[in-house]
Context: one part of a larger RNA
RNA sequence: UGACGGGGACCCGCACAAGCGGUGGAGCAUGUGGUUUAAUUCGAUAAUAAGCGAGGAACCUUACCAAGGUUUGACAUCCCCAGAAUCUCGGGUAAUGCCGAGAGUGCCUUCGGGAACGCAGUGACAGGUGCUGCAUGGUUGUCGUCAGCUCGUGUCGUGAGAUGUACGGUUAAGUCCGGUAACGAGCGCAACCCUUGUCCUAUGUUAGAUAUGUCAUAGGAGACUGCCAGCUUUAAGCUGGAGGAAGGAGAGGAUGACGUCAAAUCAGCAUGGCUCUUACACCUUGGGCUACACACGUGCUACAAUGGCCAGUACAGAGGGACGCUAAGCCGAAAGGCGGAGCAAAUCCCAUCAAAGCUGGUCUCAGUUCGGAUUGAGGUCUGCAACUCGACCUCAUGAAGCUGGAAUCGCUAGUAACCGCGUAUCAGACACGGCGCGGUGAAUACGUUCCCGGGUCUUGUACA
Numbered sequence: 001u002g003a004c005g006g007g008g009a010c011c012c013g014c015a016c017a018a019g020c021g022g023u024g025g026a027g028c029a030u031g032u033g034g035u036u037u038a039a040u041u042c043g044a045u046a047a048u049a050a051g052c053g054a055g056g057a058a059c060c061u062u063a064c065c066a067a068g069g070u071u072u073g074a075c076a077u078c079c080c081c082a083g084a085a086u087c088u089c090g091g092g093u094a095a096u097g098c099c100g101a102g103a104g105u106g107c108c109u110u111c112g113g114g115a116a117c118g119c120a121g122u123g124a125c126a127g128g129u130g131c132u133g134c135a136u137g138g139u140u141g142u143c144g145u146c147a148g149c150u151c152g153u154g155u156c157g158u159g160a161g162a163u164g165u166a167c168g169g170u171u172a173a174g175u176c177c178g179g180u181a182a183c184g185a186g187c188g189c190a191a192c193c194c195u196u197g198u199c200c201u202a203u204g205u206u207a208g209a210u211a212u213g214u215c216a217u218a219g220g221a222g223a224c225u226g227c228c229a230g231c232u233u234u235a236a237g238c239u240g241g242a243g244g245a246a247g248g249a250g251a252g253g254a255u256g257a258c259g260u261c262a263a264a265u266c267a268g269c270a271u272g273g274c275u276c277u278u279a280c281a282c283c284u285u286g287g288g289c290u291a292c293a294c295a296c297g298u299g300c301u302a303c304a305a306u307g308g309c310c311a312g313u314a315c316a317g318a319g320g321g322a323c324g325c326u327a328a329g330c331c332g333a334a335a336g337g338c339g340g341a342g343c344a345a346a347u348c349c350c351a352u353c354a355a356a357g358c359u360g361g362u363c364u365c366a367g368u369u370c371g372g373a374u375u376g377a378g379g380u381c382u383g384c385a386a387c388u389c390g391a392c393c394u395c396a397u398g399a400a401g402c403u404g405g406a407a408u409c410g411c412u413a414g415u416a417a418c419c420g421c422g423u424a425u426c427a428g429a430c431a432c433g434g435c436g437c438g439g440u441g442a443a444u445a446c447g448u449u450c451c452c453g454g455g456u457c458u459u460g461u462a463c464a
Stems, first nucleotide, its partner, number of pairs: 001464002003461003007458007015448002019411005026301008034292002042053002064287007073125001077124002079121001083117001086103006107114002127276002130274003136270002138265003141261001143259001148187006154163003167178003193253004198221007207212001224247001227241005303404001307363007319350003324343002329338003370401001375396007417440007
């Protein structure tokens, strides 16, 4: 100087408390451990792994396994050979590879040849998702959006270092003020950026019957403790009030200092070294990544009457659409099929989009008209192909479950909770996941003793 303390003082945070809703019990989905397996590819493992890489494993993906095959190779550059390239058909195979037949003669040209492409050959080489994240770059998590981390000169100290950055107030903040052997400065804080809330102006094909405007685009105004009162050191600021759409950071996002964990990633990519080279490379078919005594994490659906079912009826926002979204109409009980209008979209479609809601009826507390797992049968769709291993529809079946031990998680306002809608990936989809969008819309916070994490000062130390 740090680090640590079941030392002290002060302060903060959904940290506790006060509340609301969950998890832990059930069934299912999904990830992980373990076990099994020919293989169940690999990585991630307290917080900071476990609906994570994966924004989508039937083949492909795919890295794993079995079998069959290739060896200048699936891919790149160079040398050489003959031919355009390319397309079609037949044989054979599980399939790729393989064997045979036919069609085809292009482009530029200085007429030598060249460009692109293909077969065979030769080696130089290619290739490796093989190892090392403890050799690395880049990127990321975390402490933590915590308020800290430093430098120049000066001063103090033999020196390591200190000071500045202590202290009194104040703040979300090393924010600002006062003060001071310090005076200044940098990275952080804040502001500048985006979205949203109010108003004005301009423009407007599409919205609307028009006027027009809630709408879109662009520009501007507005909030600054500016005004008043009180408190305070006449400061910084705090408390209350007025006006105002909004008040003291209006709300949300992006933004992550010096560093910590030899944290994560050589399988996104790049890359040093090591290593394989008829194989640890490459192609194909099939299987596996979907196994199942069990353990854990994250979710969904429930256990019902603030409910289930039936009928009627109302109101969104934000998205996506050409290998696409697909209307009207018709068929089907439905999934869906036929059909083909419109739309590269404020115009058409998904989609009359909503659901919870409201109105009426029924059920009457039961393992039930709750709950929907599981299983049987019949279908639909995507796709070369749904056996391993897809989703959906209909009929039948109707399991566990009557609110969950110890323990534990989230959330302070348009938040939690409840309700549906959209979208990326994507042929389809195991999405109940992720990311967004709106609708309905609470309760509670006395307070900081305690638990957890953090900041400043101080103290002890046999630790560095």

Model confidence (mean pLDDT): 81 of 100. Small-subunit ribosomal RNA, 3' major domain from a Dehalococcoidales bacterium, 464 nucleotides, folded computationally. Rfam family: Bacterial small subunit ribosomal RNA. Its family is annotated with structural constituent of ribosome and ribosome in the Gene Ontology.